[in-house]
RNA sequence: GGGGGCCGGGCAGCCGCGUGACUUCGGUCACGAGGAAAGUCCGGGCUCCACGAAACAAGGGUGGCGGGUAACGCCCGCCCGGCGCAAGUCGAGGGAAAGUGCCACAGAGAGCAUACCGCCGAUGGCUCCUUCGGGAGAUCAGGCAAGGGUGAAAGGGUGCGGUAAGAGCGCACCGGGGCUUCGGCAACGCGGUCCGCAUGGCAAACCCCACCCGGAGCAAGGCCGAAUAGGGGCGGCGCGCUCUCGCAAGAGGGCAGGUGCGUUUCGCAUCGACCGCCCGGGUUGGCUGCUUGAGUCAUGGAGCGAUCCAUGGCCUAGACGAAUGGCUGCCGCCGCAGAUACGGUCCGCUCGUCGGAUACCGUCUGUGGAGACAGAACCCGGCUUACAGGCCCCC
RNA sequence: AGGGGUGUAGCUCAGCUGGUAGAGCAUCGGUCUCCAAAACCGAGGGCCACGGGUUCGAAUCCUGUCACCCCUGCCA
Repeated sequence: GGGGGCCGGGCAGCCGCGUGACUUCGGUCACGAGGAAAGUCCGGGCUCCACGAAACAAGGGUGGCGGGUAACGCCCGCCCGGCGCAAGUCGAGGGAAAGUGCCACAGAGAGCAUACCGCCGAUGGCUCCUUCGGGAGAUCAGGCAAGGGUGAAAGGGUGCGGUAAGAGCGCACCGGGGCUUCGGCAACGCGGUCCGCAUGGCAAACCCCACCCGGAGCAAGGCCGAAUAGGGGCGGCGCGCUCUCGCAAGAGGGCAGGUGCGUUUCGCAUCGACCGCCCGGGUUGGCUGCUUGAGUCAUGGAGCGAUCCAUGGCCUAGACGAAUGGCUGCCGCCGCAGAUACGGUCCGCUCGUCGGAUACCGUCUGUGGAGACAGAACCCGGCUUACAGGCCCCC
Repeated sequence: AGGGGUGUAGCUCAGCUGGUAGAGCAUCGGUCUCCAAAACCGAGGGCCACGGGUUCGAAUCCUGUCACCCCUGCCA
């Protein structure tokens, strides 16, 4: 320097609080917060509702591979990539040749690339010279993408060859892609071979692919009680009478009724029981769910590990405007002052059970001080965040 | 418990299909005035609540904290 684990005051007395048991009603006894009880971010149990199952669609989530688990976005192991000399650490780590979209400013060009400066003048044309073979010059057409410049990013990188100048144009090495032997459950690795490599980034942009997910929550849900006007509106629906069966609850069949409007026999609208929503009204009660559970500890075993298996032991808060606290003493922690040459430390030699120095550490005495983050609320497994101070282990 | 929203200048708010952060009021300076007010002209002031990430680039996208606000629940 790196990684991991644990504690987070202890004991006693007195007073006080919550729950339970017992009680001679005076009391007595037992138990009584956390590693995060927190944030409520994920995953489950449990309960109710909905629904033939499954699948599809919508919406949401997850995303290397394998394993663990009740399940997970968690954990373990491994792979790949970044960082580090290393121990290690970090990674939302599928797909950009399925499609759409975006890439500001700068810059010539920003997505079936481009040519501003620059390089060239091989080829065609131009000017000049000519011994008529050709040569020289400028760069109009044109060729190029090496160098400069812009940018986060400019269509593989380095070197040699090549060329008019250049360029995977050719070659070597590195990088990349396709196919494939072997190893591995797999991600992937090692090697072989082919392709000069035409297709940059962003999916925490839409999207595509694979997999997962019904909804709501203990104020769930059940029982009892109190109070109010069991009122009004809207929507669904079609409840009335009679008959049969039945002790009843209820089931089945038949016939329809009231009110309003319109031209009568008739037609249309509406109404009763129940359900849902809204307005209005009432109550802020009790019991249950409620704490024994994917519990915890010890030993042994399997596994690299997460974890699992077997045996035995233990019972450890259940409050509801919500208990779990306060004081004193001793010990422990920190600071200051003093004492001590006993131990550590330093110096010396004759090297010893030696001599000397020193209050730095230990030791003793006195005195003062600090004690974090935070507090169950149906219950678990995780994650994240907060935390004075202290201890241990590994590399 | 569940759901939704907000945090940007001293105050009230825009900007949130990523590309240099703006408006009004307030403050300060100047003109005008004897001095002020009003009016006109000009200026300053922000690490976009905080931490981390994606991206060339984040107020904006993702994620973790912090603070604040609103709504729903019982009986009938």